Predicted 3D model of a 469-nucleotide part of an RNA (small-subunit ribosomal RNA, 3' major domain) from an uncultured bacterium.
[in-house]
Context: one part of a larger RNA
């Protein structure tokens, strides 16, 4: 100087408290451990691994296993020699790859010798490796933490390590600002500049809006662009006449207006050699590569994350409303018809403010159920179907009929959330042939509580002790 203390002081954070809803009990989904297996590929392990890499494992993916093949190789560069074009296609054997036998007959230049592109064979130098090392690395990322800190130049003090500045009095979300001061300045951070939502004005006006049989209109909603607006600016109190703070007015918005992007010096030899790149090591008829099938989907069990419930603030049936974000030509697919339904036929329109996906659902109105393992709950299983796709056995999703399990609010413990938030209801998208209870977004309905900082956890500043540095 730091680090640490079951030392002290000050302060902050859904940290506690006050509330609301969960998890932990049940069934199922999913990830992990373990076990099993020929293989159940690999990585991630307190917070900060465990619906994580994976925005989607039937084949492919795929890295794993078994079996069958290849060895200049599946892809690529250069080079030597020899031969030939290619593309396309048929047959045989086979699980395919591979192998065997055919058909086919042609690109450019040419001095007609040949040369070039491409293919085949034989060789050479490379190749290839999701093999090892993240404790050799780059890059990227997590975390402390959007916490308010981390430093430098000159000066001064100290033999020196260092100190000062950065401490102090106030204040702030903030090392934010003010005042003081042997310090004076500066940098990286904070804030602002950026995007978005909320109000108004101006301009523009189709595919949007209004009207209409048609010809139209620019008021409004909306869309796009440009501006205005918020600054403790005004008033009052407090304060040190400061910074600021409390209340009020006006205002769509008030003290950072809400949200986002943005992450200082560093810490954890944190994570990643399997995105990629890369040093070293290892491998080279195999640790490379092609193919078929299997596996990653196993199942006594344990844990994490979720979904659905246990019901009457509910369930069933009928009727009637109101969205937003998005996506669509290898696509979205309307009307109409068929089917109880999944779906099928159909093919209008749409390269989309035009057409389609698109029905929003909770809500509201009416009616049945009357507290029961039930008209709750839907697991499981049987049968019959539909869709995608070469192909749904291992191992997809959906529908109908039947079946109708556990479960009557969950021990110790534990999680999230302070407002358009929690809770609750549906909708969309990426990935994607198909395959979400996950992820990322969108809109509807819409709370309760915060006395306070004693305590738990984490953090910041000052100070003190110290057997650590």
């Nucleotide at each position: 100087u730091g680090a640490c203390g079951g030392g002290g002081g000050c302060c902050c954070g859904c940290a506690c408290a006050a509330g609301c809803g969960g998890u932990g009990g049940a069934g199922c989904a999913u990830g992990u451990g373990g076990u099993u297996u020929a293989a159940u590929u690999c990585g991630a392990c307190g917070c900060a691994a465990c619906g994580c890499g994976a925005a989607g494992a039937a084949c492919c993916u795929u890295a794993c296993c078994u079996g069958g093949g290849c060895u200049u190789g599946a892809a690529c560069u250069g080079u030597u020699u020899g031969g030939g074009c290619u593309a396309u296609u048929u047959c045989c054997a086979g699980a395919a790859a591979c192998g065997g036998a055919g058909a086919g007959u042609u690109c450019c230049c040419u001095u007609c010798g040949g040369g070039g592109a491409c293919c085949c064979a034989a060789g050479c130098a490379g190749a290839g490796g999701u093999g090892c090392u993240g404790c050799a690395u780059g890059g990227c990322u997590g975390u402390c933490g959007u916490c308010a800190g981390c430093u430098c130049g000159u000066g001064u003090c100290g033999u020196g390590a260092g100190a000062u500045g950065u401490u102090g009095g106030g204040u702030u979300a903030a090392g934010u600002c003010c005042c003081g001061c042997a310090a004076c300045g500066a940098g990286c951070g904070c804030a602002a500049c950026c995007c978005u939502c909320g109000u108004c004005c101006u301009g523009u006006g189709u595919u949007g809006c209004c009207a209409u049989u048609u010809u139209g209109g620019g008021a409004c909603u909306c869309a796009c662009a440009g501006g205005a607006g918020a600054c403790c600016g005004c008033c009052a109190g407090c304060g040190a006449u400061a910074a600021g703070u409390u209340g009020g007015a006006g205002g769509a918005a008030g003290g950072u207006g809400g949200g986002g992007a943005c992450g200082a010096c560093g810490u954890c030899a944190a994570g990643u050699c399997a995105u990629c790149a890369u040093g070293g090591c290892c491998u080279u008829u195999a640790u490379g590569u092609c193919c078929a099938g299997g596996g990653c989907u196993a199942c006594a069990c344990a844990c994490g994350u979720g979904c659905u419930a246990c019901a009457a603030u509910g369930g069933g049936c009928g009727g009637u409303a109101c969205a937003a974000c998005g996506g669509g030509u290898c696509g979205c697919g309307a009307a109409g018809c068929c089917g109880c339904g999944a779906g099928g036929c159909g093919g209008a329109g749409c390269u989309a403010a035009u057409c389609c996906c698109u029905a929003a659902a909770a809500a509201c109105c009416g009616u049945c159920c009357u507290c029961a393992g039930u008209u709750c709950g839907g697991a499981u299983u049987g049968c019959a179907g539909g869709c995608u796709g070469c192909a749904a056995c291992u191992c997809g999703c959906c529908u109908g009929c039947a079946u109708g399990a556990a479960g009557c609010u969950g021990g110790a413990a534990u999680c999230g959330c302070u407002a358009g938030u929690a809770a609750u209801g549906g909708c969309g998208u990426a990935u994607c042939a198909g395959a979400a209870u996950g992820a990322c977004g969108c809109c509807g309905u819409g709370a309760a509580u915060a006395c306070g900082u004693u305590c738990c956890c984490g953090g910041g500043c000052c100070u003190u002790g110290c057997a650590c540095u």
Its mean pLDDT, the model's own confidence on a scale to 100, is 84.